[in-house]
RNA sequence: GCGGGCGUAGCUCAGCCUGGUUAGAGCGAUCCCCUGUCACGGGAUAGGUCACCGGUUCAAAUCCGGCCGCCCGCG
Numbered sequence: 001g002c003g004g005g006c007g008u009a010g011c012u013c014a015g016c017c018u019g020g021u022u023a024g025a026g027c028g029a030u031c032c033c034c035u036g037u038c039a040c041g042g043g044a045u046a047g048g049u050c051a052c053c054g055g056u057u058c059a060a061a062u063c064c065g066g067c068c069g070c071c072c073g074c075g
Base pairs, nucleotide, nucleotide: 001074002073003072004071005070006069007068010027011026012025013024020058029045030044031043032042033041052066053065054064055063
């Protein structure tokens, strides 16, 4: 340099192909219940510019372009 994959909550990821409800799960955090205490178990709450910039569209995490980072392969 070329090709491919990935980037969504503190962490690990789903959702993207086929645009349309208020963006989700597990773990973690905080609080409550339970318990003599802790753990386990149950419940609730908070936490998101969907890496970033632009375009298309009535409507974009999703389609298109650019850009940055990480990983793999080729040279």